[in-house]
This is a predicted structure of a 1529-nucleotide RNA (small-subunit ribosomal RNA) from a metagenome. Its Rfam family is "Bacterial small subunit ribosomal RNA".
RNA sequence: AGAGUUUGAUCCUGGCUCAGAACGAACGCUGGCGGCGUGGCUAAGGCAUGCAAGUCGUACGGGAUACCUGAGUAGCAAUACGAGGGUAUUCAGUGGCGGACGGGUGAGUAACGCAUGGGUAACGUGCCUUUUGCUCCGGGAUAGCGUCGGGCCCGCAAGGGUCCUUUGCGAAAGUGACGGUAAUACCGGAUGACAUCGCGGAUUCGCAUGUUUCUGCGAUCAAAGGUGGGGACCGCAAGGCCUACCGGCAAUCGAUCGGCCCAUGUCCUAUCAGCUUGUUGGUGAGGUAACGGCUCACCAAGGCUUUGACGGGUAGCCGGCGUGAGAGCGCGACCGGCCACAUCGGAACUGAGACACUGUCCGGACACCUACGGGUGGCUGCAGCAACGAAUAUUCCGCAAUGGGCGCAAGCCUGACGGAGCGACGCCGCGUGAAGGAUGAAGUCCUUCGGGAUGUAAACUUCAAUAGUUUGUCAGAAAAGGCCCCGACCUAACACGUCGGGGAGUUGAUCAGCAAACGAAAGGGACGGCUAACUCCGUGCCAGCAGCCGCGGUAAGACGGAGGUCCCGAGCGUUGUUCGGAAUUAUUGGGCUUAAAGCGCGUGUAGGCGGAGCCGUAAGUACCUUGUGAAAUCCCCGGACUCAAUCCGGGAACUGCUCGGUAUACUGCGGUUCUCGAGGCAGGUAGGGGUCACUGGAACCUUAGGUGGAGCGGUGAAAUGCGUAGAUAUCUAAGGGAACGCCUGUGGCGAAAGCGGGUGACUGGGCCUGUCCUGACGCUGAGACGCGAAAGCGUAGGGAGCAAACGGGAUUAGAUACCCCGGUAGUCUACGCCGUAAACGAUGCGCACUAGGUUCGAAGGUCUCUGACGAUCCUCGAGCCGAAACAAAAGCGUUAAGUGCGCCGCCUGGGGAGUACGGCCGCAAGGCUAAAACUCAAAGGAAUUGACGGGGGCUCACACAAGCGGUGGAGCAUGUGGAUCAAUUCGAAGCAACGCGAAGAACCUUACCUGGGUUUGACAUGCACGGAUGCCCUCGACGAAAGUUGAGUAAGCUGCCUUUGGUGAAACGUGCACAGGUGCUGCAUGGCUGUCGUCAGCUCGUGCUGUGAAGUGUCGGGUUAAGUCCCUUAACGAGCGAAACCCUUAUCGCUAGUUGCCAGCGGGUCAUGCCGGGAACUCUAGUGAGACUGCCGGCGUCAAGCCGGAGGAAGGCGGGGACGACGUCAAGUCAUCAUGGCCUUUAUGCCCAGGGUGUCACACGUGCUACAAUGGGGUGGCACAGAGCGAUGCAAGACCGCAAGGUGGAGCAAAUCGCAGAAAACACCCCUCAGUUCGGAUUGAGGUCUGCAACCCGACCUCAUGAAGCUGGAAUCGCUAGUAAUCGCGUAUCAGCCAUGACGCGGUGAAUAUGUUCCUGAGCCUUGUACACACCGCCCGUCAAGUCAUGGGAGCUGGGAGUGCCCGAAGUCGCGCCGAUUCAGGCGUGCCGACGGCAAGCCCGGUGACUGGGACUAAGUCGUAACAAGGUA
Repeated sequence: AGAGUUUGAUCCUGGCUCAGAACGAACGCUGGCGGCGUGGCUAAGGCAUGCAAGUCGUACGGGAUACCUGAGUAGCAAUACGAGGGUAUUCAGUGGCGGACGGGUGAGUAACGCAUGGGUAACGUGCCUUUUGCUCCGGGAUAGCGUCGGGCCCGCAAGGGUCCUUUGCGAAAGUGACGGUAAUACCGGAUGACAUCGCGGAUUCGCAUGUUUCUGCGAUCAAAGGUGGGGACCGCAAGGCCUACCGGCAAUCGAUCGGCCCAUGUCCUAUCAGCUUGUUGGUGAGGUAACGGCUCACCAAGGCUUUGACGGGUAGCCGGCGUGAGAGCGCGACCGGCCACAUCGGAACUGAGACACUGUCCGGACACCUACGGGUGGCUGCAGCAACGAAUAUUCCGCAAUGGGCGCAAGCCUGACGGAGCGACGCCGCGUGAAGGAUGAAGUCCUUCGGGAUGUAAACUUCAAUAGUUUGUCAGAAAAGGCCCCGACCUAACACGUCGGGGAGUUGAUCAGCAAACGAAAGGGACGGCUAACUCCGUGCCAGCAGCCGCGGUAAGACGGAGGUCCCGAGCGUUGUUCGGAAUUAUUGGGCUUAAAGCGCGUGUAGGCGGAGCCGUAAGUACCUUGUGAAAUCCCCGGACUCAAUCCGGGAACUGCUCGGUAUACUGCGGUUCUCGAGGCAGGUAGGGGUCACUGGAACCUUAGGUGGAGCGGUGAAAUGCGUAGAUAUCUAAGGGAACGCCUGUGGCGAAAGCGGGUGACUGGGCCUGUCCUGACGCUGAGACGCGAAAGCGUAGGGAGCAAACGGGAUUAGAUACCCCGGUAGUCUACGCCGUAAACGAUGCGCACUAGGUUCGAAGGUCUCUGACGAUCCUCGAGCCGAAACAAAAGCGUUAAGUGCGCCGCCUGGGGAGUACGGCCGCAAGGCUAAAACUCAAAGGAAUUGACGGGGGCUCACACAAGCGGUGGAGCAUGUGGAUCAAUUCGAAGCAACGCGAAGAACCUUACCUGGGUUUGACAUGCACGGAUGCCCUCGACGAAAGUUGAGUAAGCUGCCUUUGGUGAAACGUGCACAGGUGCUGCAUGGCUGUCGUCAGCUCGUGCUGUGAAGUGUCGGGUUAAGUCCCUUAACGAGCGAAACCCUUAUCGCUAGUUGCCAGCGGGUCAUGCCGGGAACUCUAGUGAGACUGCCGGCGUCAAGCCGGAGGAAGGCGGGGACGACGUCAAGUCAUCAUGGCCUUUAUGCCCAGGGUGUCACACGUGCUACAAUGGGGUGGCACAGAGCGAUGCAAGACCGCAAGGUGGAGCAAAUCGCAGAAAACACCCCUCAGUUCGGAUUGAGGUCUGCAACCCGACCUCAUGAAGCUGGAAUCGCUAGUAAUCGCGUAUCAGCCAUGACGCGGUGAAUAUGUUCCUGAGCCUUGUACACACCGCCCGUCAAGUCAUGGGAGCUGGGAGUGCCCGAAGUCGCGCCGAUUCAGGCGUGCCGACGGCAAGCCCGGUGACUGGGACUAAGUCGUAACAAGGUA
């Protein structure tokens, strides 16, 4: 610091997502140790049990126990009992202090609650502290205690003792009467000021009320003792007294802690806009520690609010914490400060302090106890329990330390606290070993089978050692207090006491260190991109993954497993949340023409901003300074734990607020002056600016009349409609309403909407000139107010034309449309509403600045003597083109979208939705304001390349047209579909499958079916073993054959070697590896092929342009068959294609003449180059020539080239062929071949027989033959080819057969021989328009040939038969010259052939087109696009189905905040009565008053028959709305 994701690609906008850090976390897997932290975030819901606040005997009386003492009694005594006293311990009570701290929690609270800074001249303060003074005399009570039950014993009784199911009542909690008692408890009196108050007088200060200081007089209010020690004196004693200490009282200084007030700050919501009656203020009173409507009476009518009152929602606030570069944003666990709360609500009491967590009273809910009468309780203290929940710990130890309460103290109490326990919850540290160790072991994984990886990793060797366990050893946290000694102080005192120093000794809940022996410990996630890390197997849109993009439909680096790798490591991942990235709310730091976004326009309020000079002020601002900004935290430095986390010390910082001062540029404020902004004034001027009235002509319609006589009208074509009752057409007259042609313009005016005949009246604004006046009067403008097209609404008119709705006619599959005929609202006027629009320049208003050029409108100046005209200058307005700049680009560019300033409005992904609800407006229609749930990963802008268009331009092609002949109809052949079948093997599928693979299916082929058989196999290679077995040939048995089996023959085959033999090869057998597969995948592939298309295209290098995709070149002007060539040119060149080179054909030369040829010479024959010979010709086949727009004329740009001509065998590419650019169609082929993967292995392999591929109601393609006379038939009539083929071959002559053919075999490996008769043509004869002498299907019979074999299922021949068919609907194909048409010939395959096919060959041999409107296809340029698997595209709406969220809804229901009324607990306050020595107290009552009840509303939820739309969901229905002119823009 960025990255992924919209596209075919690009740039931009924009959202979504990721990488980082953090956490009081949770979950999954895993888990060695330690240190330091941290741990109920949910139910402020409920709690069993224990503990969490007591202490003081130096305030007081008493009880109990122990010990000491002991009057006295009994006794001779020992001794026993024992009043009283003392010491110690202890118990309840009176009394004091503390229980208001400490600890918990965050429900409530949007508030003076908190924070910061101030104020208190309006206050308090126990304990502590400073200073001063005082501590006198008396009194009555009350707890405690005793008695109030029963039994027994003693005793006359009184009474005493003792016991109990423990004693007035009561179950309990609790509580009564009587008697008597103490105090530092309570009360009265005294004294009393520097206290307080009142009345005066001076004085200081303050913003005011007031206040400070001094002073005079008057009034009012206090107290308590305890302990230790002790000389004199007093006292019987206790003690007084003295002294010390601890207390007490009145004041006072302070400290601390609080109360109250103020300024500023402190979340969301305006779909909350008005709120308020103690409300705001005053006077008086009450109350308080204190100000105050805090409370009350009266008076006034105020107070708050868009700088957001009031209401609603949410929330404890802060120091800080997380994140971030910062500004910010989020949070407020732990630690610290403040606040609030203590089961819920209310209330006061006590007290220095409370309206009181473990106090009191009342009410409610809940729980517990109960004898049913009544009681008790409050973990939001520490543990703990159930519950809730994704989730959060021990009913631990200790007061040793720190701190707190009480106490003189010892000490006691302390779940504060110190520690330990549990949890990887977090942070930090440590370890799980170190070094060596390669035949790189084994295993595992991969593999191209060679090997590679895991991997020095392990094993192994050497070395070292932690936690823990055991044993041993040893610090610190601890020093005090208390005790003893010394000194000082106090004092009458060497007591006591206080302080200081010294000494001995006491106190540990828990934990560290050191040494020795033994001796543990690795996982989690990821590996398609982002993002670091890759392979195999399994799976087969399944199972699954996924943060986003997206993976998975048979070769998945994305699922699952494994191996490997990467990252982190006692953790690792996931989930959630926050900040970041996000400049994605933009102060720093964004935008608004087209991406989301300028209000339709103006006037103007508040507000914001504001020209020039001077003076003042000093609020803002800057600097210096004062105080504060608690500590902790963060940062820096240093230090302590071995380090770190952590902790300690110091510093800095705390960006803030504040005191005082200085400065005065800028802003503000006050004053004064100015003129350039603004306005006024004067003079001109243009204009569809506005309102009202009057008025004009053209057109149209209607009415009346005339002429006229059959149609008119309308359309793509028609029809509806009008018309003989006289239309249309035409003339005259009258009436009516609306709109204003030409001028008219790229023009004018207006704020916008908008404004157009003429005239008049009234009226707004602009511009120019002059520079006389005012003197900043300005700009913008939230709200507000006004204007505001069309349509629409209301009332009243009007209504010619046009025309929603509606009717009819067409079109159409339909046509509720487009077209046509009609036609009502409406359009028009007046008045009133509505208030919207693509209200657009999709561009808010104002000011200033920043090159120009050009055109138009308006005014003015200058030049010319004047005017027109012209030229020129300047101001305002309206356009176009453009510099710079800007912009994503398109573009904009002094009329900015540039550069700045001011102000307003608006935007923040798409959909849901400008919708719902609420509010406001409206008569309604509806408008304004304006969400959420849910859902998607995009939606978008501009531009680029393509593709496409029922867009355009240019140009080609048998594309059409012009022609000729066909197909489609018939029969047959053949292929295909379908059907059938045991099987009808498979493939090919628009063009570009269908006489295609197949250039030969009776068996074979053959892949299919049925049946029979076989398993190392029909075929290849290797290994092991066996034995000379073997192969070949002949014959037999079984069998359909394959095969199995037997016999024979030994002729042939069998390598090498030291040949008795050995060994190996081949073969055979057995076994193992493996073979085999026309099984699957052409969407895993190679190769080959088709097609666009022989179309003229497709690209590259460098340069240039553009942010970029990309463009340029390749466009433009000509030209061509051609991107062929020329010219122009930010392009210059080049490549693949085109052309050429190659083959063939057309002409000629040369060379060569056999098998070909024969002119001349000779010979021969019935005849024939038959023979000699010839080398001329034809021909053959080799090599050359020839054609190049070369020549001439014209056209053309001086070009390329075109047109015409000459010559020439051939002329502008001479004809034909081979040759097929970049690419497209996942085109075709796994069945030609090759090949990855998968499947199969006694079968999906192999062998064999038979069958099938030949089926047949049908359908299609391609053909053949025809339908006839341009024909058919006949004839021993007669002529002329080319290219091929031939040895298991072609086969002549001859003979036989009607023929197919047979017999036979000359000749020929072929320019020699043969196939081989070419046919059409030509000549003659017959047929005469007929289902025929056309046509030949079909069928019968007889044959021929091939072959192992013609039943399924061959061809051919002969005889007989003689079907359909008389030129073929819609539609459709081929062909532009030696072409079409027509005629025959040959060849491959092949035994034969279903060949009418295919591929070739020649013979005869036309017609038409000099055009490009249309159909099809193609090329180039351009245009539009929402298409890019690219129009066979995209895409919209209803309906139907499923799911989800949501609005309305008769209602039902829950909650919240209030209001009014009723009831009225406790309690304060007030009043009355009773009572009382006092303090109290009792009873009653008034106001207020919690809970509760009633009532009407308000707000927010839940639910609801039904209902509305919405979103989403591979293959539903109907249409075709939009994107191209999208077929009606």